[in-house]
RNA sequence: AAAAGAUAACUAGGGUUCCGGCAGAGUAUUCUGUGACUGGUCCGAGAGUUGUCGACCUCUUGAAUAGGGGUUACACGGAGGGAUAAAAGCCCGGGAGA
Numbered sequence: 001a002a003a004a005g006a007u008a009a010c011u012a013g014g015g016u017u018c019c020g021g022c023a024g025a026g027u028a029u030u031c032u033g034u035g036a037c038u039g040g041u042c043c044g045a046g047a048g049u050u051g052u053c054g055a056c057c058u059c060u061u062g063a064a065u066a067g068g069g070g071u072u073a074c075a076c077g078g079a080g081g082g083a084u085a086a087a088a089g090c091c092c093g094g095g096a097g098a
Stems, first nucleotide, its partner, number of pairs: 005053006013043002018040002020037001021034005054072007074094001076097001080092003
């Protein structure tokens, strides 16, 4: 110095638009409140998991734009601000700092 890249699904986690739950009102399909409701939808990790693509190394082959194998490490961390309905391990941000 570095592809020390990208991306998808999922999870830890997160709240409350919608659904459901709970409470109240109403004859009623409805309305209001409630996330100090386990939940479904939803958001969701640089420092979580898995996959895919890419990159790099290498082998096979006369050769290749073909095929096989491998590597893609490590990572303590506020306060504050921002988005969405809202919050967050989201984003600022592998930031400040250590």
Record summary: A computed fold for a 98-nucleotide RNA from a marine eukaryotic metagenome, annotated as Guanidine-I riboswitch aptamer. Its Rfam family is "Guanidine-I riboswitch aptamer". Rfam describes the family as follows. This family represents a conserved RNA structure found upstream of the ykkC and yxkD genes in Bacillus subtilis and related genes in other bacteria. The RNAcentral record of the sequence draws on MGnify.